[in-house]
RNA sequence: CAUUCAUCAAGAGUUAGCCGAGGGUAUUGGCCCGAUGAAGCUACGGCAACCACCGCGUAAUGCGAACGGUGCCAAUUCCAACAGGAAUUUCCUGGGAGAUGAGGA
Numbered sequence: 001c002a003u004u005c006a007u008c009a010a011g012a013g014u015u016a017g018c019c020g021a022g023g024g025u026a027u028u029g030g031c032c033c034g035a036u037g038a039a040g041c042u043a044c045g046g047c048a049a050c051c052a053c054c055g056c057g058u059a060a061u062g063c064g065a066a067c068g069g070u071g072c073c074a075a076u077u078c079c080a081a082c083a084g085g086a087a088u089u090u091c092c093u094g095g096g097a098g099a100u101g102a103g104g105a
Base pairs, nucleotide, nucleotide: 001104003103004102005101006100007099008098013044015043016042017041018040022033023032024031027081028080029079030078045073046072047071050069051068054064055063056062077097082094083093084092085091086090
């Protein structure tokens, strides 16, 4: 990082220190968070179960545990921006884009 598959309405810190104004992971429009300290870094804590490992089991899917490899710990991927439908300025469905994991040119 082209790309393939799977998942994305759940869950988890008002923790402590440093720092000092932005942030919510493309862009735009909203809305929200932020000097009662954003983002980032560090320490500790936690969530989860994609990969590996262990145990059980199936025709297959699976179930349990969780030291290791990731990942994550405001709000549905915060919402919408493309299409379709409906009881129509709202709701639903599907795309597109994005994120994470595993494979991989």
About this RNA:
SAM riboswitch aptamer (S box leader) from Pelosinus fermentans, 105 nucleotides, folded computationally.